[in-house]
RNA sequence: CGGGACGUGGCGCAGUCUGGAAGCGCACCGGCUUUGGGAGCCGGGGGUCGCGAGUUCAAAUCUCGCCGUCCCGACCA
Numbered sequence: 001c002g003g004g005a006c007g008u009g010g011c012g013c014a015g016u017c018u019g020g021a022a023g024c025g026c027a028c029c030g031g032c033u034u035u036g037g038g039a040g041c042c043g044g045g046g047g048u049c050g051c052g053a054g055u056u057c058a059a060a061u062c063u064c065g066c067c068g069u070c071c072c073g074a075c076c077a
C1' cells in the first nucleotide's frame, strides 16, 4: 500500500442479506423463599447500534467517507 472480516447495555452475542425504530444469556438492582451463604422464583434499570454524511415517510440494516481491531497478500529492509 491492496483485499477481507468485525465494531450493538458491564461482558459474550443475535438481529443486517429482505428498512418499520433493538433483543438473548450472564452480570447489576429490588422483592419473596432460606438462620445465613448458595440456589430458585417474580419484577426492574441500563444501549449516541464505532464516527460523520447521504437516500427514504422511516436506517443497527441501504450508499459514501473516516476511525479502530484482527486476518491475508504485496513492497522495503
Base pairs, nucleotide, nucleotide: 001073002072003071004070005069006068007067010026011025012024013023020057028044029043030042031041032040033039050066051065052064053063054062
A computed fold for a 77-nucleotide RNA from an Actinomycetota bacterium, annotated as transfer RNA. The coordinates come from a structure-prediction model, not an experiment, and the mean pLDDT is 81. Its Rfam family is "tRNA". It was read from a public genome assembly.